Predicted 3D model of a 340-nucleotide RNA (Bacterial RNase P class A) from a Campylobacterales bacterium.
[in-house]
RNA sequence: CAGGUACGGCAGAUACUUGCUUGGCGACUGCCAAGAGGAAAGUCCGGGCUGCAGUGAAGCAGGGUUCCGUCUAACGGACGGCCACCGCAAGGUGAGGGAUAGUGCAACAGAAAGUAAACCGCCAUCCGAAGCAACAUAGUUUCGGAUGGUAAGGGUGAAACGGUGGGGUAAGAGCCCACCAGCGCCUUGAGUGAUCCUGGCGGCUAUGUAAACCCAACCCGCAGCAAGAAGAGUAUGGUAAAAGCUUCACAUUUUCGCUCUUCGCUCGAGUUUCAUGGUAACAUGAAAUGUAGAUAAAUAAGUAUCCACGACAUAACCCGGCUUAUGCCGUGCCUGCACU
Repeated sequence: CAGGUACGGCAGAUACUUGCUUGGCGACUGCCAAGAGGAAAGUCCGGGCUGCAGUGAAGCAGGGUUCCGUCUAACGGACGGCCACCGCAAGGUGAGGGAUAGUGCAACAGAAAGUAAACCGCCAUCCGAAGCAACAUAGUUUCGGAUGGUAAGGGUGAAACGGUGGGGUAAGAGCCCACCAGCGCCUUGAGUGAUCCUGGCGGCUAUGUAAACCCAACCCGCAGCAAGAAGAGUAUGGUAAAAGCUUCACAUUUUCGCUCUUCGCUCGAGUUUCAUGGUAACAUGAAAUGUAGAUAAAUAAGUAUCCACGACAUAACCCGGCUUAUGCCGUGCCUGCACU
């Protein structure tokens, strides 16, 4: 200098003028304070909160999660690890339990793709033909057929029932042996654990796939601020309806719809700083702080100057995550090149 990778920060600034909303003060028509994000987006998760299901138990259906440990109100989230895969590496991803409960699938080609199988072959016996040799018997070679054995050699294929070498056999085969690979089991050591290292034994060896059906363990009631509450008004009058299903036990009532107004509505698992503990996420303690609540939708407009010239984009009950969109700046690490 270039490329890559991980993390963090900001999201135009200042001044003046005018305007809007909320709160407080004032009693006036003014003053003060505040006023849309890092994702407000998606609505993918988890809760707080509200209401309902009469209560409890069991089961079924449906849904979710799935290695280990820690964090959290909780999570399908975060942090740190183990293993697997990708990458030269820094790093990244994981829908990470079970194939010895069962079912399914692995095209085409090939004889055959899961208790195999014989296309070309190899071997043995018998029959037939021809040749050689012999001419007493017997033997041997080639071709064809029948029966039996075989899976070593060749072919097809991504993959053919472990690999190499040797023994053995009529010919062969883990049939046997040695060394490997794979699988299963046991064990030394390390670790909280997932797991890793070491050593040994065995059968000889039919794999893979569960974001295929399925099995196992654990968890889950439903709906949502347009939830819901109060007040006023209005119409009319239902015994029906009411939040998965079934069974058992116990128990026994309530009343609705529409319009307007008010509440819900902003103090929260809040934010910031410091200290201690922890690898970290985070926890504990102390101090400080007060930071939008609109309701057809306020949070703005103009001028001037500066500059990194401003992208993606605008709150509606609140919070913790995840995912997606995007401009600029900074830092760490990896790789390559050049110089010293």